The RNA shown here (transfer RNA) has 74 nucleotides and comes from a soil metagenome.
Formats: sequence, structure tokens, C1' cells
RNA sequence: GCCGGGUUAGCUCAGUCUGGUAGAGCAAAGCUCUUGUAAAGCUUAGGUCGUCGGUUCGAAUCCGACACCCGGCU
Repeated sequence: GCCGGGUUAGCUCAGUCUGGUAGAGCAAAGCUCUUGUAAAGCUUAGGUCGUCGGUUCGAAUCCGACACCCGGCU
């Protein structure tokens, strides 16, 4: 230098193909239960969807550039 994959909640990851209210598990907080703790159950909070721009009535999703991580080729 070229090619491919990845970047979404504190962590691990779905969702992208086929644009239409951003999700799950774990972790966190509160409540119930308990003499107390743990476990269990219920509830709640938590997001610039890597950055910038474009297309569109509407973008995590499509297009372009860039940044970072992983792998391959040279």
C1' cells in the first nucleotide's frame, strides 16, 4: 500500500440483509421476602448507535470520507 471483518447501555452482544418507537443477558439502584445476609421475585435508571458529511418525509440500518481495533496479502 491492497483486501476482509469489527466499533450499539458500565461489560458481553443482538438489531443492519428488507430504512419506520433502539433491545437482551450480566452488572447497578429501589422494593418484597429474611432475625440478618445471600439467593429468588418485581420495578427503575442507564444510549450523540466510532466521527463528519450525503441520500431520504424518515438513517444504528443506504452511500462517501476519516479514526481506532482484529485478521490476511504484498

It matches the Rfam family "tRNA". By type it is a transfer RNA. Rfam describes the family as follows. Transfer RNA (tRNA) molecules are approximately 80 nucleotides in length.